[in-house]
Context: one part of a larger RNA
RNA sequence: CGCAGGAGAUUUGAGGAGGGCUGUCCUUAGUACGAGAGGACCGGGAUGGACGAACCUCUAGUGUACCAGUUGUCUCGCCAGAGGCAGUCGCUGGGUAGCUACGUUCGGUCGGGAUAAACGCUGAAUGCAUCUAAGCGUGAAGCCCACUCCAAGAUGAGAUCUCCCAACCGCAAGGUAAGAAGACCCGUAGUAGACCACUACGUUGAUAGGCUGGGUGUGUAAGGUCAGCAAUGGCUUCAGCUAACCAGUACUAAUCGGUCGUUCGG
Numbered sequence: 001c002g003c004a005g006g007a008g009a010u011u012u013g014a015g016g017a018g019g020g021c022u023g024u025c026c027u028u029a030g031u032a033c034g035a036g037a038g039g040a041c042c043g044g045g046a047u048g049g050a051c052g053a054a055c056c057u058c059u060a061g062u063g064u065a066c067c068a069g070u071u072g073u074c075u076c077g078c079c080a081g082a083g084g085c086a087g088u089c090g091c092u093g094g095g096u097a098g099c100u101a102c103g104u105u106c107g108g109u110c111g112g113g114a115u116a117a118a119c120g121c122u123g124a125a126u127g128c129a130u131c132u133a134a135g136c137g138u139g140a141a142g143c144c145c146a147c148u149c150c151a152a153g154a155u156g157a158g159a160u161c162u163c164c165c166a167a168c169c170g171c172a173a174g175g176u177a178a179g180a181a182g183a184c185c186c187g188u189a190g191u192a193g194a195c196c197a198c199u200a201c202g203u204u205g206a207u208a209g210g211c212u213g214g215g216u217g218u219g220u221a222a223g224g225u226c227a228g229c230a231a232u233g234g235c236u237u238c239a240g241c242u243a244a245c246c247a248g249u250a251c252u253a254a255u256c257g258g259u260c261g262u263u264c265g266g
Stems, first nucleotide, its partner, number of pairs: 001153001005164007015150004021049007033038001051107005059101004066094005071086006111145003118138004165265001167176003177263002182260004186202005207253003210249005217241002223236005
């Protein structure tokens, strides 16, 4: 821009893309078959491999804004307690959310249709025979559906529901007044993200921050007191601190506003 008014939702599916794998064991059954040795079809069940998707409950990794330990040195006047630097985490032990796999769950199926090779029925040409010439069946991991995803620019532009516009002048074109539904700008953000877009929210508000409570992690803070000459240890103390998690709460910021979009539709 189009889809012959504008708008908000919900959809149909022409068409396209993806997927499609396979082993072993048990059973049927030591049955059919076979002199024996051996040893099934068909069917039922269990459990794996590789591949793929989603997810983070568990396990594990990361987790440079969390907690703790610790060496050297400098600073905060000193002690104590802290902070800086030591590679852009000084080193070390853990670790929330998120993101991950080594983790968890799930997938390939079933079924239908038309067929290939092949196997048939009926059956002439050719009084027989013949699956084929007319006609009719069975039949594959393959084909078309079925499963998952995209999809009306499918210009063949589809469908359904709902909302909005009926002022004045004019025959009309149009003009004047007024500016609908709705959308955007703007702002707070994230389940989204390179930007854009998408999604949630904007005071009739829990969108983010803060605060409060909880959870999680770390592992028992500082100060005091006791024991010890001291290093250090005990008690106060499952303490103190705690990111991204879960709730609650308008304290802060989403203020005030602006723009587009028309008047019933050739």
Predicted 3D model of a 266-nucleotide part of an RNA (large-subunit ribosomal RNA, domain VI) from an Acidobacteriota bacterium. The sequence was found in a public genome assembly.